[in-house]
RNA sequence: AGCGGGCCGAGCGACUGCGGGGGGAGAGAAAACCCCUCGAGGAAAGUCCGGACACCACAGGGCGAGGCGGUGGGUAACGCCCACCCGGGGAAACCCGCGGGAAAGUGCCACAGAAACACACGGCCGAUGGCGCGGCCACACGUGAGUCGCGUACAGGCAAAGGUGAAAUGGUGCGGUAAGAGCGCACCGGCGCCGCGGUGACGCGGCGGCCAGGCAAACCCCGCCCGGUGCAAGGCCAAGCAGGACCGAUGACCCGGCCCGGGGAGGUCCAGGUAGGCCGCAGGGCCGCGAAGGCGGCCCCUCCGGGGCUCCGGCCCCGGGGAGACAGAUGGUCGCUCACGACAGGAUCCGGCUUACAGGCCCGCU
RNA sequence: GCCGGAGUAGCUCAGCUGGUAGAGCAGCUGAUUUGUAAUCAGCUGGUCGGGGGUUCGAUUCCCUUCUCCGGCU
Repeated sequence: AGCGGGCCGAGCGACUGCGGGGGGAGAGAAAACCCCUCGAGGAAAGUCCGGACACCACAGGGCGAGGCGGUGGGUAACGCCCACCCGGGGAAACCCGCGGGAAAGUGCCACAGAAACACACGGCCGAUGGCGCGGCCACACGUGAGUCGCGUACAGGCAAAGGUGAAAUGGUGCGGUAAGAGCGCACCGGCGCCGCGGUGACGCGGCGGCCAGGCAAACCCCGCCCGGUGCAAGGCCAAGCAGGACCGAUGACCCGGCCCGGGGAGGUCCAGGUAGGCCGCAGGGCCGCGAAGGCGGCCCCUCCGGGGCUCCGGCCCCGGGGAGACAGAUGGUCGCUCACGACAGGAUCCGGCUUACAGGCCCGCU
Repeated sequence: GCCGGAGUAGCUCAGCUGGUAGAGCAGCUGAUUUGUAAUCAGCUGGUCGGGGGUUCGAUUCCCUUCUCCGGCU
RNA backbone atom coordinates (compact mmCIF):
# COMPACT_ATOMS: atom_id res chain seq x y z
C1' A A 1 0.00 0.00 0.00
C1' G A 2 -3.73 -3.56 -0.75
C1' C A 3 -7.28 -7.82 0.26
C1' G A 4 -10.75 -10.61 3.31
C1' G A 5 -13.69 -11.44 7.81
C1' G A 6 -16.02 -10.02 12.44
C1' C A 7 -17.90 -6.27 15.94
C1' C A 8 -19.72 -1.36 17.87
C1' G A 9 -23.27 2.47 16.22
C1' A A 10 -21.61 8.01 21.77
C1' G A 11 -21.34 7.06 27.29
C1' C A 12 -22.80 8.45 32.46
C1' G A 13 -26.03 11.18 35.94
C1' A A 14 -30.40 14.31 37.36
C1' C A 15 -35.36 16.23 36.23
C1' U A 16 -39.56 15.73 33.18
C1' G A 17 -42.76 13.32 29.38
C1' C A 18 -44.84 8.81 26.41
C1' G A 19 -46.71 3.16 25.26
C1' G A 20 -47.43 -2.02 27.61
C1' G A 21 -47.67 -5.09 32.13
C1' G A 22 -47.98 -5.81 37.53
C1' G A 23 -49.03 -4.02 42.49
C1' G A 24 -50.98 -0.45 46.23
C1' A A 25 -54.80 2.79 47.71
C1' G A 26 -59.69 3.84 46.35
C1' A A 27 -62.76 -0.36 47.46
C1' G A 28 -68.80 -2.26 42.37
C1' A A 29 -66.15 -0.96 37.90
C1' A A 30 -63.55 2.73 35.24
C1' A A 31 -60.80 7.31 35.26
C1' A A 32 -57.40 10.38 38.02
C1' C A 33 -53.07 9.28 42.12
C1' C A 34 -48.51 6.49 44.03
C1' C A 35 -44.72 2.56 43.38
C1' C A 36 -42.07 -1.25 40.49
C1' U A 37 -40.74 -3.17 35.78
C1' C A 38 -40.16 -3.64 30.29
C1' G A 39 -39.84 -0.59 25.85
C1' A A 40 -36.85 -0.31 18.10
C1' G A 41 -32.32 -1.67 14.18
C1' G A 42 -27.90 -3.43 11.73
C1' A A 43 -30.30 -2.25 8.57
C1' A A 44 -36.64 -1.97 11.86
C1' A A 45 -36.01 0.44 5.00
C1' G A 46 -36.96 -1.58 -0.24
C1' U A 47 -41.09 -5.30 -0.44
C1' C A 48 -36.93 -8.57 -4.12
C1' C A 49 -37.13 -14.10 -2.78
C1' G A 50 -38.49 -18.25 0.66
C1' G A 51 -41.52 -20.09 4.65
C1' A A 52 -44.94 -20.15 9.07
C1' C A 53 -50.06 -18.79 9.83
C1' A A 54 -55.20 -17.74 8.05
C1' C A 55 -59.23 -18.05 4.51
C1' C A 56 -60.92 -19.65 -0.41
C1' A A 57 -60.56 -23.43 -4.28
C1' C A 58 -59.29 -28.58 -5.09
C1' A A 59 -60.73 -36.85 -6.86
C1' G A 60 -56.41 -37.98 -9.91
C1' G A 61 -53.42 -36.78 -14.14
C1' G A 62 -51.99 -33.54 -18.11
C1' C A 63 -51.66 -28.79 -20.95
C1' G A 64 -50.83 -23.61 -20.31
C1' A A 65 -48.49 -19.49 -17.46
C1' G A 66 -44.35 -18.28 -14.14
C1' G A 67 -39.63 -19.20 -11.83
C1' C A 68 -34.83 -21.64 -11.17
C1' G A 69 -30.14 -23.71 -13.78
C1' G A 70 -21.80 -26.00 -12.67
C1' U A 71 -21.17 -30.02 -8.54
C1' G A 72 -21.70 -31.80 -3.48
C1' G A 73 -23.74 -30.51 1.13
C1' G A 74 -26.76 -27.24 4.82
C1' U A 75 -31.95 -25.73 5.64
C1' A A 76 -38.84 -25.87 7.28
C1' A A 77 -37.85 -23.62 2.41
C1' C A 78 -35.29 -20.39 -0.98
C1' G A 79 -33.16 -17.22 -6.38
C1' C A 80 -29.95 -17.87 0.47
C1' C A 81 -25.30 -19.92 2.89
C1' C A 82 -20.65 -23.18 2.97
C1' A A 83 -16.97 -26.01 0.33
C1' C A 84 -15.21 -27.38 -4.38
C1' C A 85 -14.95 -27.33 -10.08
C1' C A 86 -14.67 -24.41 -14.59
C1' G A 87 -14.07 -19.53 -17.12
C1' G A 88 -12.34 -14.35 -16.66
C1' G A 89 -9.37 -10.35 -13.95
C1' G A 90 -5.06 -9.32 -10.67
C1' A A 91 2.13 -9.58 -9.28
C1' A A 92 -0.34 -11.74 -5.01
C1' A A 93 -3.73 -12.01 -1.01
C1' C A 94 -8.17 -12.30 -3.44
C1' C A 95 -12.37 -10.74 -6.53
C1' C A 96 -16.30 -11.48 -10.42
C1' G A 97 -19.67 -15.02 -13.07
C1' C A 98 -28.53 -15.63 -14.35
C1' G A 99 -22.27 -20.99 -14.91
C1' G A 100 -27.60 -26.59 -18.62
C1' G A 101 -28.18 -27.25 -24.27
C1' A A 102 -25.97 -23.45 -30.47
C1' A A 103 -24.12 -31.31 -32.95
C1' A A 104 -33.15 -31.02 -32.33
C1' G A 105 -35.70 -27.00 -34.85
C1' U A 106 -37.06 -21.66 -35.88
C1' G A 107 -35.21 -16.72 -35.80
C1' C A 108 -31.46 -12.63 -35.69
C1' C A 109 -26.33 -11.05 -36.88
C1' A A 110 -27.48 -3.37 -38.62
C1' C A 111 -23.45 -0.74 -41.73
C1' A A 112 -19.47 -2.69 -44.46
C1' G A 113 -18.32 -6.97 -47.18
C1' A A 114 -18.25 -11.63 -52.64
C1' A A 115 -20.22 -14.23 -48.63
C1' A A 116 -22.92 -13.86 -41.73
C1' C A 117 -23.72 -20.30 -43.11
C1' A A 118 -22.13 -23.32 -46.89
C1' C A 119 -20.07 -17.85 -50.19
C1' A A 120 -16.12 -16.45 -54.18
C1' C A 121 -15.09 -9.68 -55.27
C1' G A 122 -10.34 -8.69 -56.73
C1' G A 123 -6.84 -12.73 -56.77
C1' C A 124 -3.88 -17.75 -57.50
C1' C A 125 -3.39 -22.10 -61.08
C1' G A 126 -2.83 -24.10 -65.97
C1' A A 127 -2.59 -30.73 -63.76
C1' U A 128 -7.58 -32.27 -67.01
C1' G A 129 -11.04 -31.15 -71.14
C1' G A 130 -12.08 -27.26 -75.05
C1' C A 131 -10.15 -23.48 -78.57
C1' G A 132 -5.99 -21.16 -81.39
C1' C A 133 -0.83 -21.46 -83.36
C1' G A 134 3.58 -24.26 -84.44
C1' G A 135 6.73 -28.80 -84.80
C1' C A 136 6.85 -34.21 -85.49
C1' C A 137 4.08 -38.40 -87.48
C1' A A 138 0.50 -40.75 -90.96
C1' C A 139 -1.53 -40.89 -95.64
C1' A A 140 -5.90 -40.47 -99.85
C1' C A 141 -1.53 -34.20 -99.90
C1' G A 142 -4.73 -30.93 -97.32
C1' U A 143 -6.53 -33.07 -93.92
C1' G A 144 -6.44 -35.46 -88.58
C1' A A 145 -8.93 -39.75 -84.44
C1' G A 146 -2.13 -39.54 -83.07
C1' U A 147 1.84 -37.03 -80.39
C1' C A 148 4.81 -32.78 -78.39
C1' G A 149 5.31 -27.62 -77.22
C1' C A 150 3.44 -22.59 -76.65
C1' G A 151 -0.68 -19.40 -75.83
C1' U A 152 -5.76 -18.35 -74.02
C1' A A 153 -8.69 -18.50 -69.41
C1' C A 154 -14.16 -21.05 -72.20
C1' A A 155 -15.37 -25.35 -68.96
C1' G A 156 -12.94 -25.88 -64.41
C1' G A 157 -9.76 -26.30 -59.69
C1' C A 158 -8.46 -23.31 -54.91
C1' A A 159 -9.45 -20.65 -50.34
C1' A A 160 -3.12 -19.74 -48.84
C1' A A 161 -2.28 -14.33 -48.88
C1' G A 162 -5.68 -9.21 -49.68
C1' G A 163 -9.84 -6.26 -48.48
C1' U A 164 -14.75 -5.70 -45.05
C1' G A 165 -16.38 -6.63 -40.27
C1' A A 166 -17.35 -7.44 -33.43
C1' A A 167 -17.12 -12.15 -35.74
C1' A A 168 -14.98 -15.29 -42.15
C1' U A 169 -15.43 -22.06 -41.80
C1' G A 170 -9.49 -24.44 -35.90
C1' G A 171 -4.12 -21.71 -34.93
C1' U A 172 1.47 -21.69 -35.91
C1' G A 173 5.33 -24.03 -38.66
C1' C A 174 7.30 -27.67 -42.11
C1' G A 175 6.29 -30.82 -46.08
C1' G A 176 3.32 -31.31 -50.27
C1' U A 177 0.90 -29.43 -54.90
C1' A A 178 -0.39 -26.89 -61.32
C1' A A 179 -2.10 -23.69 -57.38
C1' G A 180 -3.92 -24.97 -52.81
C1' A A 181 -6.21 -27.40 -48.79
C1' G A 182 -5.87 -31.61 -41.97
C1' C A 183 -4.01 -33.33 -47.95
C1' G A 184 0.29 -35.40 -44.61
C1' C A 185 3.32 -34.42 -40.17
C1' A A 186 4.93 -31.76 -35.20
C1' C A 187 3.00 -28.71 -31.27
C1' C A 188 -1.34 -26.11 -29.25
C1' G A 189 -6.97 -25.60 -28.86
C1' G A 190 -11.78 -28.03 -29.29
C1' C A 191 -14.84 -32.63 -29.91
C1' G A 192 -15.57 -37.98 -29.42
C1' C A 193 -13.98 -42.81 -27.35
C1' C A 194 -11.08 -45.63 -23.73
C1' G A 195 -8.30 -46.09 -19.03
C1' C A 196 -7.15 -44.08 -14.11
C1' G A 197 -8.36 -40.66 -9.85
C1' G A 198 -12.60 -38.11 -7.50
C1' U A 199 -19.43 -39.00 -4.24
C1' G A 200 -19.63 -35.36 -8.24
C1' A A 201 -18.79 -31.02 -11.30
C1' C A 202 -14.09 -32.26 -13.28
C1' G A 203 -8.79 -33.45 -13.74
C1' C A 204 -4.66 -36.49 -15.85
C1' G A 205 -2.96 -39.89 -19.69
C1' G A 206 -3.66 -42.51 -24.39
C1' C A 207 -6.09 -43.05 -29.18
C1' G A 208 -9.01 -41.02 -33.47
C1' G A 209 -7.85 -35.60 -38.38
C1' C A 210 -13.48 -35.99 -36.08
C1' C A 211 -12.74 -29.73 -36.77
C1' A A 212 -18.54 -28.07 -35.74
C1' G A 213 -19.26 -19.32 -36.36
C1' G A 214 -21.88 -16.15 -32.44
C1' C A 215 -26.57 -15.01 -29.70
C1' A A 216 -30.92 -19.03 -25.43
C1' A A 217 -30.59 -11.90 -19.69
C1' A A 218 -34.43 -14.39 -28.61
C1' C A 219 -38.34 -18.21 -29.28
C1' C A 220 -37.33 -22.97 -27.90
C1' C A 221 -35.42 -28.01 -25.88
C1' C A 222 -33.89 -30.67 -21.27
C1' G A 223 -34.16 -31.19 -15.82
C1' C A 224 -36.38 -29.34 -11.26
C1' C A 225 -40.03 -26.27 -8.44
C1' C A 226 -44.84 -24.07 -8.22
C1' G A 227 -52.99 -23.58 -6.54
C1' G A 228 -54.97 -18.27 -5.35
C1' U A 229 -55.24 -14.23 -1.86
C1' G A 230 -52.41 -11.67 2.14
C1' C A 231 -53.20 -9.89 9.34
C1' A A 232 -56.91 -4.37 5.35
C1' A A 233 -55.73 -12.77 6.00
C1' G A 234 -59.26 -14.42 9.38
C1' G A 235 -62.18 -15.65 14.10
C1' C A 236 -65.51 -14.19 18.38
C1' C A 237 -69.03 -10.74 20.89
C1' A A 238 -72.36 -7.21 19.30
C1' A A 239 -75.62 -1.20 20.42
C1' G A 240 -79.07 1.41 17.31
C1' C A 241 -82.26 1.45 12.82
C1' A A 242 -84.59 -1.86 9.51
C1' G A 243 -86.39 -7.49 8.99
C1' G A 244 -88.90 -12.39 10.36
C1' A A 245 -91.87 -15.71 13.75
C1' C A 246 -95.18 -16.12 17.93
C1' C A 247 -98.27 -13.91 21.78
C1' G A 248 -101.33 -9.69 22.94
C1' A A 249 -107.55 -4.97 24.99
C1' U A 250 -111.08 -12.48 25.94
C1' G A 251 -105.17 -7.86 28.94
C1' A A 252 -99.23 -9.82 26.69
C1' C A 253 -96.00 -7.00 29.95
C1' C A 254 -94.82 -4.06 34.55
C1' C A 255 -95.56 -2.64 39.92
C1' G A 256 -89.05 -6.93 44.53
C1' G A 257 -91.84 -13.71 45.49
C1' C A 258 -97.74 -14.60 45.77
C1' C A 259 -102.92 -12.59 46.10
C1' C A 260 -105.99 -8.31 45.81
C1' G A 261 -105.50 -3.88 43.52
C1' G A 262 -103.34 -0.53 39.97
C1' G A 263 -100.87 0.95 35.41
C1' G A 264 -101.15 -0.74 30.64
C1' A A 265 -99.84 -1.26 24.20
C1' G A 266 -96.68 -3.43 23.27
C1' G A 267 -93.89 -7.97 24.74
C1' U A 268 -90.80 -12.39 23.85
C1' C A 269 -87.68 -15.01 20.63
C1' C A 270 -84.67 -15.51 16.06
C1' A A 271 -81.03 -14.96 12.03
C1' G A 272 -77.54 -12.14 9.32
C1' G A 273 -74.60 -8.30 10.64
C1' U A 274 -73.13 -2.22 10.68
C1' A A 275 -70.86 1.25 14.33
C1' G A 276 -67.89 -0.42 18.22
C1' G A 277 -65.06 -3.92 21.19
C1' C A 278 -61.97 -8.39 21.84
C1' C A 279 -58.73 -12.12 19.74
C1' G A 280 -55.08 -13.22 16.00
C1' C A 281 -50.39 -10.38 18.84
C1' A A 282 -45.56 -11.53 21.13
C1' G A 283 -38.93 -15.78 23.47
C1' G A 284 -39.87 -21.25 22.56
C1' G A 285 -41.54 -26.06 24.33
C1' C A 286 -43.76 -29.57 27.86
C1' C A 287 -46.78 -30.98 32.10
C1' G A 288 -50.61 -30.43 35.97
C1' C A 289 -55.30 -28.10 37.85
C1' G A 290 -59.84 -25.71 36.31
C1' A A 291 -66.30 -25.71 32.81
C1' A A 292 -63.72 -21.56 30.82
C1' G A 293 -61.18 -16.91 31.12
C1' G A 294 -56.95 -18.44 33.52
C1' C A 295 -53.46 -20.19 37.40
C1' G A 296 -49.10 -22.98 38.82
C1' G A 297 -44.62 -25.83 37.86
C1' C A 298 -40.33 -27.66 34.89
C1' C A 299 -36.75 -27.41 30.78
C1' C A 300 -34.24 -24.66 26.83
C1' C A 301 -32.61 -19.77 24.43
C1' U A 302 -31.26 -14.82 25.54
C1' C A 303 -30.35 -10.12 28.54
C1' C A 304 -29.08 -7.59 33.23
C1' G A 305 -27.09 -7.57 38.41
C1' G A 306 -24.24 -10.21 42.29
C1' G A 307 -20.93 -14.28 43.75
C1' G A 308 -17.55 -18.46 42.81
C1' C A 309 -14.17 -21.62 39.72
C1' U A 310 -10.84 -21.47 35.51
C1' C A 311 -6.50 -24.79 31.47
C1' C A 312 -8.67 -17.65 30.02
C1' G A 313 -11.86 -20.73 25.57
C1' G A 314 -15.59 -20.43 29.14
C1' C A 315 -18.42 -23.00 33.16
C1' C A 316 -21.48 -23.10 37.71
C1' C A 317 -24.88 -20.87 41.56
C1' C A 318 -28.52 -17.03 43.21
C1' G A 319 -32.03 -13.11 41.95
C1' G A 320 -34.83 -10.34 38.27
C1' G A 321 -36.64 -9.85 33.29
C1' G A 322 -38.24 -10.98 27.54
C1' A A 323 -41.80 -4.15 22.92
C1' G A 324 -46.85 -5.13 21.11
C1' A A 325 -49.35 0.19 19.47
C1' C A 326 -54.26 0.92 16.33
C1' A A 327 -53.82 8.59 14.14
C1' G A 328 -50.01 4.62 16.11
C1' A A 329 -45.40 4.97 22.34
C1' U A 330 -38.35 5.98 22.97
C1' G A 331 -38.87 12.62 23.21
C1' G A 332 -37.09 17.13 25.73
C1' U A 333 -33.92 20.15 29.21
C1' C A 334 -29.41 20.51 32.10
C1' G A 335 -24.33 18.90 33.70
C1' C A 336 -19.66 16.05 32.66
C1' U A 337 -16.53 13.25 29.17
C1' C A 338 -15.02 11.82 24.15
C1' A A 339 -13.25 10.21 18.56
C1' C A 340 -18.51 15.62 18.54
C1' G A 341 -22.49 11.64 16.85
C1' A A 342 -24.18 8.97 10.27
C1' C A 343 -28.12 6.05 7.88
C1' A A 344 -32.49 5.74 9.92
C1' G A 345 -37.42 3.93 13.48
C1' G A 346 -41.45 -1.65 14.81
C1' A A 347 -47.02 -2.68 12.77
C1' U A 348 -48.56 -10.68 11.86
C1' C A 349 -43.96 -13.29 12.64
C1' C A 350 -39.44 -15.68 10.97
C1' G A 351 -34.98 -17.06 7.47
C1' G A 352 -32.34 -14.46 3.54
C1' C A 353 -30.95 -10.82 -0.30
C1' U A 354 -30.36 -5.79 -1.81
C1' U A 355 -29.81 -0.70 -0.76
C1' A A 356 -28.29 3.67 2.81
C1' C A 357 -24.59 4.76 6.64
C1' A A 358 -20.46 9.97 10.45
C1' G A 359 -16.91 7.54 12.87
C1' G A 360 -14.30 3.67 15.43
C1' C A 361 -12.27 -1.22 17.16
C1' C A 362 -10.36 -6.28 16.51
C1' C A 363 -8.41 -10.56 13.72
C1' G A 364 -6.16 -12.93 9.49
C1' C A 365 -3.56 -12.67 4.72
C1' U A 366 -0.55 -10.61 0.32
C1' G B 1 -49.75 -2.34 5.61
C1' C B 2 -50.60 -5.14 0.84
C1' C B 3 -50.83 -5.06 -4.57
C1' G B 4 -50.20 -2.83 -9.54
C1' G B 5 -48.46 0.98 -13.32
C1' A B 6 -45.33 4.93 -15.58
C1' G B 7 -40.51 7.75 -16.30
C1' U B 8 -37.91 9.57 -23.86
C1' A B 9 -36.59 17.39 -26.49
C1' G B 10 -39.32 23.12 -22.66
C1' C B 11 -44.74 20.40 -22.91
C1' U B 12 -47.84 16.09 -24.83
C1' C B 13 -46.60 11.47 -26.76
C1' A B 14 -44.48 7.70 -30.64
C1' G B 15 -40.42 4.37 -31.19
C1' C B 16 -40.06 -2.41 -27.88
C1' U B 17 -39.59 -9.63 -31.39
C1' G B 18 -31.73 -5.17 -30.06
C1' G B 19 -28.64 -1.89 -35.23
C1' U B 20 -26.82 6.03 -35.64
C1' A B 21 -34.11 8.37 -31.56
C1' G B 22 -38.77 10.83 -34.21
C1' A B 23 -43.85 13.63 -34.58
C1' G B 24 -47.08 17.77 -33.01
C1' C B 25 -47.00 22.25 -30.10
C1' A B 26 -43.21 25.67 -28.22
C1' G B 27 -38.27 28.51 -29.44
C1' C B 28 -34.87 30.93 -33.26
C1' U B 29 -33.86 32.68 -38.42
C1' G B 30 -35.65 33.96 -43.24
C1' A B 31 -39.80 34.80 -46.79
C1' U B 32 -44.85 37.03 -47.25
C1' U B 33 -47.37 41.95 -45.09
C1' U B 34 -47.45 49.04 -44.34
C1' G B 35 -47.13 46.13 -39.51
C1' U B 36 -48.93 41.79 -36.62
C1' A B 37 -51.37 37.11 -36.66
C1' A B 38 -51.96 33.02 -39.86
C1' U B 39 -49.07 30.50 -43.77
C1' C B 40 -44.41 28.69 -46.18
C1' A B 41 -39.05 27.26 -45.91
C1' G B 42 -35.00 26.11 -42.75
C1' C B 43 -32.56 25.43 -38.00
C1' U B 44 -31.62 24.57 -32.72
C1' G B 45 -32.72 21.44 -28.70
C1' G B 46 -31.91 14.42 -25.95
C1' U B 47 -26.57 11.74 -19.79
C1' C B 48 -33.86 7.91 -23.33
C1' G B 49 -34.67 8.95 -14.40
C1' G B 50 -29.53 6.95 -12.00
C1' G B 51 -26.01 2.67 -11.57
C1' G B 52 -24.37 -2.26 -13.01
C1' G B 53 -24.60 -6.63 -16.23
C1' U B 54 -25.60 -9.85 -21.05
C1' U B 55 -24.22 -8.73 -26.12
C1' C B 56 -19.94 -6.85 -31.43
C1' G B 57 -23.75 -3.31 -30.19
C1' A B 58 -29.03 -1.64 -25.12
C1' U B 59 -34.39 3.45 -25.16
C1' U B 60 -35.46 -1.90 -25.97
C1' C B 61 -33.23 -7.77 -22.48
C1' C B 62 -31.84 -8.81 -16.99
C1' C B 63 -30.68 -6.98 -11.85
C1' U B 64 -30.69 -2.93 -8.46
C1' U B 65 -32.10 1.97 -7.03
C1' C B 66 -34.81 6.91 -7.17
C1' U B 67 -39.24 9.73 -8.25
C1' C B 68 -44.36 9.97 -9.43
C1' C B 69 -49.38 7.89 -10.03
C1' G B 70 -53.38 4.39 -9.03
C1' G B 71 -56.30 0.36 -6.40
C1' C B 72 -57.75 -2.53 -1.76
C1' U B 73 -60.85 -1.66 4.87